[in-house]
Molecule: transfer RNA
Organism: Candidatus Colwelliibacteriota bacterium
RNA sequence: GCGCCUUUAGCUCAAUGGAUAGAGCAUCUGGCUUCGAACCAGAAGGUUGCGGGUUCGACUCCUGCAGGGCGCA
Repeated sequence: GCGCCUUUAGCUCAAUGGAUAGAGCAUCUGGCUUCGAACCAGAAGGUUGCGGGUUCGACUCCUGCAGGGCGCA
């Protein structure tokens, strides 16, 4: 330099172009317990990497850039 894959909550990941983007773990609060762990209930946490485009409607499709990974040279 070229090609392919990937980027969503603190972490790991879902989400057929269609209602207010969800789950597990972690965190916090409460319950339980002599205390703690486990368990139960709840809460908080997101500019879906950054722009542009297509569409009535985009996490999803197209495109430029950026980060990461793999391969070729």